[in-house]
Context: one part of a larger RNA
RNA sequence: CUGGGCGUAAAGCGCGUGUAGGCGGACCGUUAAGUCAGAUGUGAAAUCCCUGGGCUCAACCCAGGAAUUGCAUUUGAAACUGGCGGUCUGGAGUACGGUAGAGGGAAGCGGAACUCCUAAUGUAGAGGUGAAAUUCGUAGAUAUUAGGCGGAACACCGGUGGCGAAGGCGGCUUCCUGGACCGAUACUGACGCUGACACGCGAAAGCGUGGGGAGCAAACAGGAUUAGAUACCCUGGUAGUCCACGCUGUAAACGAUGAGUGCUAGGUGUUGAGGGUACUGACCCCCUCAGUGCCGCAGCUAACGCAUUAAGCACUCCGCCUGGGGAGUACGGUCGCAAGACUAAAACUC
Numbered sequence: 001c002u003g004g005g006c007g008u009a010a011a012g013c014g015c016g017u018g019u020a021g022g023c024g025g026a027c028c029g030u031u032a033a034g035u036c037a038g039a040u041g042u043g044a045a046a047u048c049c050c051u052g053g054g055c056u057c058a059a060c061c062c063a064g065g066a067a068u069u070g071c072a073u074u075u076g077a078a079a080c081u082g083g084c085g086g087u088c089u090g091g092a093g094u095a096c097g098g099u100a101g102a103g104g105g106a107a108g109c110g111g112a113a114c115u116c117c118u119a120a121u122g123u124a125g126a127g128g129u130g131a132a133a134u135u136c137g138u139a140g141a142u143a144u145u146a147g148g149c150g151g152a153a154c155a156c157c158g159g160u161g162g163c164g165a166a167g168g169c170g171g172c173u174u175c176c177u178g179g180a181c182c183g184a185u186a187c188u189g190a191c192g193c194u195g196a197c198a199c200g201c202g203a204a205a206g207c208g209u210g211g212g213g214a215g216c217a218a219a220c221a222g223g224a225u226u227a228g229a230u231a232c233c234c235u236g237g238u239a240g241u242c243c244a245c246g247c248u249g250u251a252a253a254c255g256a257u258g259a260g261u262g263c264u265a266g267g268u269g270u271u272g273a274g275g276g277u278a279c280u281g282a283c284c285c286c287c288u289c290a291g292u293g294c295c296g297c298a299g300c301u302a303a304c305g306c307a308u309u310a311a312g313c314a315c316u317c318c319g320c321c322u323g324g325g326g327a328g329u330a331c332g333g334u335c336g337c338a339a340g341a342c343u344a345a346a347a348c349u350c
Stems, first nucleotide, its partner, number of pairs: 003322004007304002012318001014201004021194003025088007033081002035077008049065006091191001092188004096183004103177007110154001114150001116148006125136002162169002206247006215241002220236004258317006266295011299306002323350003332343004
């Protein structure tokens, strides 16, 4: 390389938008690039293969044939792929009417809790633990009551509930805004799928500038524990956690399962929409579509398990793997303020 693979053995890019490219629905006509058939030319000789012959045989040599699976020219075929023209509606989309939703951004508002401050009542403890101590408190703490400031998070509802491409999203109201689903018609007429490169988004931590700082809390300090205790437990406590703008670009970024399309027994929950039946009225009963769980047949799988939300049966496109360590490291390059990220070996060794 080929082949075989990628849930857990090595292997699905964290996610999207999308360029080139690859692939692409039904029918008719046409073309003849691919494709198929014939002919002609060429495909040196030697070698290889077959037949015959010559050295006593053989190696070797000679003659003839075959082969040279290729290329070019030319004549034809028209099913399939491609090109061109025309038509279509099933894929895709648009319009219309509804629906659900923590989808995103901005502004405003609210109550509970908490720290702190002020005042009042009140007196000797409080706090903390396995037990203690550090700590706070007669300069009046803890507890209780009233008032005030502040920041952060939104109990119950809340749910294998919902929304989002992923990261993720949860008090209430308003404004701006993206997507999805369902229904019945009309319209466009393949406009589609995937997607190297590229561009954008991307938890937490971290970085820059400026704010903010209640609680929590790396680092740090002290008290315990212990043989020691640079820990687990306790008392404190700074970055940080919060906001604005900019950067970083990584995670067990997980369903450890790329995207799309079609097909392949069922059973039972649940969310959204529509319809039917019954009817005063669907809360219950039935059906369809879209999502989301559990169980389970065929089939698959090394097994575990997956099983119409496939890891089944097929097709299209992309990414990735190729023994363990060395190593996701060195070097080089690109990016970054830095931390570092991305790309990515070899010697050697088992």